[in-house]
RNA sequence: GCGGAUGUGGCGGAAUUGGUAGACGCGCAUGGUUUAGAGCCAUGUGGGGCAACCCUUGGAGGUCCGAGUCCUCUCAUCCGCA
Numbered sequence: 001g002c003g004g005a006u007g008u009g010g011c012g013g014a015a016u017u018g019g020u021a022g023a024c025g026c027g028c029a030u031g032g033u034u035u036a037g038a039g040c041c042a043u044g045u046g047g048g049g050c051a052a053c054c055c056u057u058g059g060a061g062g063u064c065c066g067a068g069u070c071c072u073c074u075c076a077u078c079c080g081c082a
Base pairs, nucleotide, nucleotide: 001081002080003079004078005077006076007075010026011025012024019065027045028044029043030042031041032040033039046055047054048053058074059073060072061071062070
């Protein structure tokens, strides 16, 4: 230099043919159980906002009524070729 794969909340990891983003698990928070802790159980848990609502799929554009998904550029990591 050329080709390919991957990138989603705090972490792992889903999301059908483009149609509610974050299922499920871990972790965390609060409460219960306990003398206490672990374990177990219940509820909650992406970010901002008092709320209505707004924002969010590595970054920037584009197509589309609608994009994590399709297209272009770009960044990072990995694999192959030279």
Predicted 3D model of an 82-nucleotide RNA (transfer RNA) from a Candidatus Levyibacteriota bacterium.
The source organism's lineage runs through Bacteria, Bacteria candidate phyla and Candidatus Levyibacteriota.
Rfam family: tRNA. Rfam classes the family as a transfer RNA.
The prediction has a mean pLDDT of 80.